The RNA shown here (SAM riboswitch aptamer (S box leader)) has 134 nucleotides and comes from Wenzhouxiangella marina. Its mean pLDDT, the model's own confidence on a scale to 100, is 80.
RNA sequence: AACUCAUCGAGACCGACCGAGGGACAGGCCCUUUGACGUCGGGGCAACCAGCUGCAUUCGCCGAGGCAGGCGUUUCAGCCAGGUGCCAAAUCCUGCGGAGCACGGAUCAUGAUCCGGCGACCGAGAGAUGAGCG
Repeated sequence: AACUCAUCGAGACCGACCGAGGGACAGGCCCUUUGACGUCGGGGCAACCAGCUGCAUUCGCCGAGGCAGGCGUUUCAGCCAGGUGCCAAAUCCUGCGGAGCACGGAUCAUGAUCCGGCGACCGAGAGAUGAGCG
């Protein structure tokens, strides 16, 4: 790299340097010489993993049969902030399929079919992040 699982409508900005593009891709729409993007420093957000706690919880084991108790484990709740991550806009929106629409057009002929449009509806895909595997 690939694969698996989880999450993605919340949250969090200053300084220095640089100097023209940037927001993954395409379309849209935005950010940007009032200096974006990026790098560095500081600050912050969050809580995926790790850690800690528990008269909580599942299962198993020890406990001479049972209880008390102990150990491991699952889940949950709380704490913490060690490993990551993140700090414009919903992952900025859409992209594929379906449902919906007192939207437009065409056809058959009077409620259906097709095409297009719309939209913070559902699912998938893509992407990102974490954890695991490799």

Background:
NCBI's taxonomy places the organism under Bacteria, Pseudomonadati, Pseudomonadota, Wenzhouxiangellaceae, Wenzhouxiangella. The RNAcentral record of the sequence draws on Rfam and Ribocentre.